Notes
A computed fold for a 74-nucleotide RNA from Tumebacillus permanentifrigoris, annotated as transfer RNA. The sequence was found in a public genome assembly. It matches the Rfam family "tRNA". It is annotated as a transfer RNA. Rfam's curators write: Transfer RNA (tRNA) molecules are approximately 80 nucleotides in length. Model confidence (mean pLDDT): 81 of 100.
RNA sequence: GGGCCUAUAGCUCAGAAGAGUAGAGCCGCCAGCUCAUAACCGGUUGGUCGCAGGUUCGAGUCCGGCUGGGCCCA
Numbered sequence: 001g002g003g004c005c006u007a008u009a010g011c012u013c014a015g016a017a018g019a020g021u022a023g024a025g026c027c028g029c030c031a032g033c034u035c036a037u038a039a040c041c042g043g044u045u046g047g048u049c050g051c052a053g054g055u056u057c058g059a060g061u062c063c064g065g066c067u068g069g070g071c072c073c074a
Stems, first nucleotide, its partner, number of pairs: 001073007010026004020057001028044003032040001050066002053063002
């Protein structure tokens, strides 16, 4: 220098093909159950979807650019 993969909640990830309210589990917090703790059950906080643009009535999703991480080639 070239190619491919990847970036979404504090953590691990889904959602993308075919655009239409941003979700699950874990952690944390609150409450229930218990003499009490664990387990179990219910509720709940937490998001500029890596960055800035383009297309569109509408972008996590489509398009080009850039940045971080990983792998391969030279």